[in-house]
Context: one part of a larger RNA
Molecule: large-subunit ribosomal RNA, domain I
Organism: marine metagenome
RNA sequence: GGUAUAUGGUGGAUGCCUUGGCGUCCAGAGCCGAUGAAGGUCGUGGGAUAGCUGCGAAAAGCUUCGGGGAGCCGCUAACCAGGCUAUGAUCCGGAGAUGACCGAGAUUGGGUAACCAAACAGGGAAACCCCUGUUGACGGCAAUGCCGUCGGGAACGCGGAGAACUGAAACAUCUAAGUACCCGCAGGAGAGGAAAGAAAACUCGACUCCCUAAGUAGCGGCGAGCGAACGGGGAUCAGCCUAAACCGGUGUAGUGCCAAGCUUGUGGGCGUUGCUAUACCGGUGUCGUGGGACCUUCAGAUCCAACCACAAUAGGGUCAAGGAGUUACAAAGUGAUCGGUUAGACGAAUGGCAUGGGAAGGCCAGCCGCAGCGGGUGACAGCCCCGUAGUCGAAAACCGAGCACCUCCUGAAGUCAUCCCGAGUAGUGCCAGACACGGGAAACCUGGUAUGAAUUCGCGGGGACCACCCCGUAAGGCUAAGUACUCCUGGACGACCGAUAGCGUAAUAGUAGCGCGAGCGAAAGGUGAAAAGUACCCCUGUUAGGGGAGUGAAAUAGUACCUGAAACCAUAUACCU
Repeated sequence: GGUAUAUGGUGGAUGCCUUGGCGUCCAGAGCCGAUGAAGGUCGUGGGAUAGCUGCGAAAAGCUUCGGGGAGCCGCUAACCAGGCUAUGAUCCGGAGAUGACCGAGAUUGGGUAACCAAACAGGGAAACCCCUGUUGACGGCAAUGCCGUCGGGAACGCGGAGAACUGAAACAUCUAAGUACCCGCAGGAGAGGAAAGAAAACUCGACUCCCUAAGUAGCGGCGAGCGAACGGGGAUCAGCCUAAACCGGUGUAGUGCCAAGCUUGUGGGCGUUGCUAUACCGGUGUCGUGGGACCUUCAGAUCCAACCACAAUAGGGUCAAGGAGUUACAAAGUGAUCGGUUAGACGAAUGGCAUGGGAAGGCCAGCCGCAGCGGGUGACAGCCCCGUAGUCGAAAACCGAGCACCUCCUGAAGUCAUCCCGAGUAGUGCCAGACACGGGAAACCUGGUAUGAAUUCGCGGGGACCACCCCGUAAGGCUAAGUACUCCUGGACGACCGAUAGCGUAAUAGUAGCGCGAGCGAAAGGUGAAAAGUACCCCUGUUAGGGGAGUGAAAUAGUACCUGAAACCAUAUACCU
């Protein structure tokens, strides 16, 4: 020096455990914000106060209404002091009060966020100070004012703008991909949506989503690749409002001068009220078997008004009849009822013996079960505890359902002469985009640019174009459900993880730390059933460490604490060189 064995040290693998994660399903909820959000800063406790939680100068809380029933003054985290509580505290839930400062370039002005400095009105004080309120920008309106908007949100949605790597075995058209990223905007969904559609048969009948059609028809340096629709089957179903023609009213401008006009007839009366143009408001009207206006005819009851009287009806009110309604189609709700959500309540049935530190395990003898899901309890508990099955429960707030009140609306036929039926639009030329479709025979759709129609005997489409035929009715708008997603709440489950795993985070975790910054980003769980966490003594320079003693089932369970592998270190013994 090595080998082997044993005993230790070091180290923290392994086993077991789980406070935490991951995923799926079901249900709920799905927006918050100038009534100041999201997110923060600073404070706030009787003492000591660092962090977390809660709260806001009324500051681990205040008021009230319910629940609950004996202890309580949150956690790491013990201690001292002082309190509260059967006049019901702490705690749980509903409603309310308070709610510093920053933060929407935060809103009076400024600003290097959590700071500085004002004006006006009222109040207090008394010079200078304090308190309360108001004073932002933009948009709209009937305007000394009132209303709205601003910012945030995990994913989901629509729009604007828009790559490259890559693939094509190189690469340029092409692909990746209208993806990523950026921006705007909306909502609990969003988008889309009631045919100028799809089609080609006995046609269908808003939109959205799923399955299929179908990897088909096609597109394509016809390469790589891209890739429909019709039709069929389902989910869910819902349809409406305007513009115009025509009528009435109001404003403005022009015209008009005793005529027109004032609902009609007769009589009277009035007298710029008229007409034209234009703007706005109200009525009417909304369609493709074309529709509507205008005109004509018919149609419940009753009452009223018109410049006056009488008559009429084409105006209005009420009632009846019928219909509709709070998500579009007009809009505000109220009431009771029922169901649900936000605290909760009741809830069956076991004893003994021995072992053991401890019984739930063993043995003996029982019981309940609409409850033998699960968790805890000193080892494995249906009957010990919490629960579970089942059955109940709300003063208050909210959600939902139907009902009532309430509110709103009103008919039929005919003629086809006249009028209307969405214009810088459709169409066309050129250039693009988007359509599965790369310019192609390239329609349809959208935009730029240049031109530029028609009104039903019209216009568009049916994949160049033309004819016949068929389908539809553009150039205004709204619209629930079915669909997408899950920051969030509750429940259930898992051939999901078990501390190098599972979220980055089981712990003061987006913390410590790093970076000028955008940003990057850890490590770190386990004594014991119970702290019973080792009184007292001894060694020593020592609050280090250890030896006794004591606790405990165990201390080689002593807080560097379950188990305690290996590398590595040491001691003892044997052997080898």